[in-house]
RNA sequence: CACCCCGCGUCGGGAGAACCCGGUCCCCUGCGACCGGUGCCGAAGGAGCAACCGCCCCGGUAAACUCUCAGGCUCAAAGGACCGCGCGGGCGA
Numbered sequence: 001c002a003c004c005c006c007g008c009g010u011c012g013g014g015a016g017a018a019c020c021c022g023g024u025c026c027c028c029u030g031c032g033a034c035c036g037g038u039g040c041c042g043a044a045g046g047a048g049c050a051a052c053c054g055c056c057c058c059g060g061u062a063a064a065c066u067c068u069c070a071g072g073c074u075c076a077a078a079g080g081a082c083c084g085c086g087c088g089g090g091c092g093a
Base pairs, nucleotide, nucleotide: 004090005089006088007087008086009085011084012083013082018038020037021036022035023034024033025032026030039073040072041071045069046067047066048065052060053059054058
């Protein structure tokens, strides 16, 4: 000191899915906000399972897979797994 691992971040990139129906509010210009309904999306979060392992009744254990509770569904904003970058720490061939 590389690689790798962990944490942090006012940094860069970052997808999908109704311009739906009804009602209410408002500036009644926006197709905005809220409520209800139906349909849809999966990449915050959450939940579930295989191989495998074990002390083998049973239990442990994964995801970008599955579910869609939550969240989201014109644009914009916000959020956003993940990748990169920066900083700090660990390990240290």
Molecule: Glycine riboswitch aptamer
Organism: Tropicimonas marinistellae